[in-house]
RNA sequence: GCGGGAGUAGCUCAGUUGGUAGAGCAUCACGUUGCCAACGUGAGGGUCGAGGGUUCGAAUCCCUUCUCCCGCU
Numbered sequence: 001g002c003g004g005g006a007g008u009a010g011c012u013c014a015g016u017u018g019g020u021a022g023a024g025c026a027u028c029a030c031g032u033u034g035c036c037a038a039c040g041u042g043a044g045g046g047u048c049g050a051g052g053g054u055u056c057g058a059a060u061c062c063c064u065u066c067u068c069c070c071g072c073u
Stems, first nucleotide, its partner, number of pairs: 001072007010025004019056001027043005049065005
């Protein structure tokens, strides 16, 4: 230099052909218990790596770019 993959909640990840962003764990509150743990119920937490474009509408499609991983020269 070229090609491919990954980037979404604090962490691990889904999101199947564009249509209101989700799960588990963790955190907090409440309930159960003499206490803890466990269990149950609920809540908070996201400018979907960044910028731009297409579209009525983008995590998803297109372009550029940043970081990491793999391969080729």